[in-house]
Context: one part of a larger RNA
RNA sequence: GGAUGAACGCUGGCGGCGUGUUUAAGGCAUGCAAGUCGAACGGUCAAUUUUUUCGCAAGAUUAGAUUGACAGUGGCAAACGGGUGAGUAACACAUUGGUAACCUGCCUCGAAGACGUGAAUAACCCCGCGAAAGCGGGGCUAAUACACGAUAAUAAUGAGUGGCAUAAGUCAUUCAUUUAAAGUUCAGGCGCUUCGAGAGGGGCCUAUGGCUUAUCAGCUAGUUGGUGAGGUAAUAGCUCACCAAGGCUAUGACGAGUAGCGGGUGUGAGAGCAUGACCCGCCUCACUGGGACUGAGACACUGCCCAGACUCCUACGGGAGGCUGCAGUCAAGAAUCUUCCACAAUGCCCGCAAGGGUGAUGGAGCGACGCCGCGUGACCGAUGAAGCCCUUCGGGGUGUAAAGGUCUUUUACCAGGGACGAACAAAUGACGGUACCUGGCGAAUAAGAGGUUGCUAACUCUGUGCCAGCAGCAGCGGUAAUACAGAGACCUCAAGCGUUAUCC
Numbered sequence: 001g002g003a004u005g006a007a008c009g010c011u012g013g014c015g016g017c018g019u020g021u022u023u024a025a026g027g028c029a030u031g032c033a034a035g036u037c038g039a040a041c042g043g044u045c046a047a048u049u050u051u052u053u054c055g056c057a058a059g060a061u062u063a064g065a066u067u068g069a070c071a072g073u074g075g076c077a078a079a080c081g082g083g084u085g086a087g088u089a090a091c092a093c094a095u096u097g098g099u100a101a102c103c104u105g106c107c108u109c110g111a112a113g114a115c116g117u118g119a120a121u122a123a124c125c126c127c128g129c130g131a132a133a134g135c136g137g138g139g140c141u142a143a144u145a146c147a148c149g150a151u152a153a154u155a156a157u158g159a160g161u162g163g164c165a166u167a168a169g170u171c172a173u174u175c176a177u178u179u180a181a182a183g184u185u186c187a188g189g190c191g192c193u194u195c196g197a198g199a200g201g202g203g204c205c206u207a208u209g210g211c212u213u214a215u216c217a218g219c220u221a222g223u224u225g226g227u228g229a230g231g232u233a234a235u236a237g238c239u240c241a242c243c244a245a246g247g248c249u250a251u252g253a254c255g256a257g258u259a260g261c262g263g264g265u266g267u268g269a270g271a272g273c274a275u276g277a278c279c280c281g282c283c284u285c286a287c288u289g290g291g292a293c294u295g296a297g298a299c300a301c302u303g304c305c306c307a308g309a310c311u312c313c314u315a316c317g318g319g320a321g322g323c324u325g326c327a328g329u330c331a332a333g334a335a336u337c338u339u340c341c342a343c344a345a346u347g348c349c350c351g352c353a354a355g356g357g358u359g360a361u362g363g364a365g366c367g368a369c370g371c372c373g374c375g376u377g378a379c380c381g382a383u384g385a386a387g388c389c390c391u392u393c394g395g396g397g398u399g400u401a402a403a404g405g406u407c408u409u410u411u412a413c414c415a416g417g418g419a420c421g422a423a424c425a426a427a428u429g430a431c432g433g434u435a436c437c438u439g440g441c442g443a444a445u446a447a448g449a450g451g452u453u454g455c456u457a458a459c460u461c462u463g464u465g466c467c468a469g470c471a472g473c474a475g476c477g478g479u480a481a482u483a484c485a486g487a488g489a490c491c492u493c494a495a496g497c498g499u500u501a502u503c504c
Base pairs, nucleotide, nucleotide: 001504002503003502004501006500007499008498009497010496013374014373015372016371017370018369019367020366021332026330027329028328030327031326032325035076036075037074040073041072043070044069045068046067047066048065049064050063053060054059083285085283093209094208095207097205098204099203102202103201104200107198108197109196110195111194112193113192115149116148117147118146124139125138126137127136128135129134155178156177157176158175159174160173161172162171163170164169183190184189211257212256213255218248219247220246223245224244225243226242227241228240229239230238260282261281262280263279264275265274266273267272287308288307289306290305291304310321311320312319313318338364340363341362342361346360347358348357349356350355377407378406379405380404387398388397389396390395413440414439415438416437417436421431448493449492450491451490452489453474454473455472459488460487461486462485463484469476470475
């Protein structure tokens, strides 16, 4: 000198774009953050309407149609999106390859198919237990829920033959065995089953790379390898039984400390050094520890079970909870925001759609926290007012500065008009009566901070008297201090200026 997710002091006019718990992965009141589908299903309620019976009527009742709402069964989603960096020195990450050792819902393309049958169960009704959370028994009912049968291959499994290859393979072919389906509709569609291919996504493996420490020198028993078995989508001591005695290590094993990794970011001419906030990719965690279930996908942040700590409710028998989502609160701290608006846009989920949901996202609010831009007026105006300061008492400085005159209106304020963002024929905008445009008004609404001995741009007076104090370093102060304090003048930067901390 540059930089910062900064903090502190003094000061503070506006706008745009960014950015904001670096500490306690400490505890959390409250609200919201994942739903949706009636074109899968049976029902309940309400409205409208047609109809049967009763009735003078009001209305009640039977059957049907349409619409809406609701809990339940069922489907899809909930594994994404959002947060965090505790753990992790590791195939976690980055780059390079491999998978003849693998999986893949939704989507796209291609081929073939969808024939029959049945038993239940929630909702509902009845009964019971419990303070509650909730639970039990009996009875009825539906399905794209569940089960059985049929058919079926280029699919799966087993056996055989041949070609190629040679580590388990792959291609062709023969035989045997096995395995499927679901309907709904506004009749257009939307779905269902099996197989093949693709796209996108993921699992596993390999080589290489990137911290400190030897005041850590030896480490290892599923340890290293084999055979067999189990297990997985899949390879593998991944697990188990048996057998062998191996495997790693000064090219630093093992241990300890520290740490998410990368794209990047800061600085520097570069080499390098430092760093990993915001944004993007990957990993990781979800009160702490463990476990599996469901599923194409989880060992699952707002699912389940067990244990523990903590908090809450209780009729003391027993229950409920998990903000490292968005706001917000307490605590901690030098220190970090609103319990805001909207699904209008972009995306995601569900739905044929209409649409619904979305603290993702789009916006607004707060903070000079940062960067950038603008303003606080312009021109004229005296041998030069007053005040203040200095003085050799003559004068000099502040100083065209002010006053005064002429002008302008960025900005602020007031008034009128008023968007783009809306795609898709129409309708549809949170932001927002915002941006922007026009008119009005009046210099009006707007300057400070640090410094002035040298480094280092800028000097005098008064006070003080090694005191009070200053200070980044050298050093100032003990009676004329340009170094302390005040004043005037001056210098630098400017809505900022200084100080502190950290990096180069």
This is a predicted structure of a 504-nucleotide part of an RNA (small-subunit ribosomal RNA, 5' domain) from a Candidatus Falkowbacteria bacterium. Its Rfam family is "Bacterial small subunit ribosomal RNA".